[in-house]
Order: sequence, then C1' cells, then structure tokens
RNA sequence: GGGCCCAUAGCUCAGUUGGUUAGAGCGGCAGACUCAUAAUCUGAAGGUCGGGGGAUCAUGCCCCUCUGGGCCCA
Repeated sequence: GGGCCCAUAGCUCAGUUGGUUAGAGCGGCAGACUCAUAAUCUGAAGGUCGGGGGAUCAUGCCCCUCUGGGCCCA
C1' cells in the first nucleotide's frame, strides 16, 4: 500500500429481504424465602446502536467517510 471482518446495556452477544415499543443471558439494585448468608423466585432500572454526512415517508439494518480493534496479501 491492497483486501476482508467487527463496533448494539457495566460484560458476552442476538436483532429475519428497512416498518408500530431495541432484546436475551450474566452482573449490579430492590423485594420474597431464611435466624442469617448463599442458592432459588419475582420486579424495576440501565442504550439517543463507535463519530460525521447522505439516500428514504421511515434505518441498529442501505451508501460514503473518519476513528478504534482483528485477520490475510504485498
């Protein structure tokens, strides 16, 4: 220098050919149970989907660019 992949909750990830409210598990918090703790059960919270721009009535999803990470080629 060229090519490919990834970025969504504190962590690990899902999200179907764009369409009403963005989800799961774990973790943290509150409650129940217990003499108490753990385990178990219940509940609520937590995100402007890496940044910017564009196309669209509408984007986590499409296009361009930048940033960070990984892999391959030279």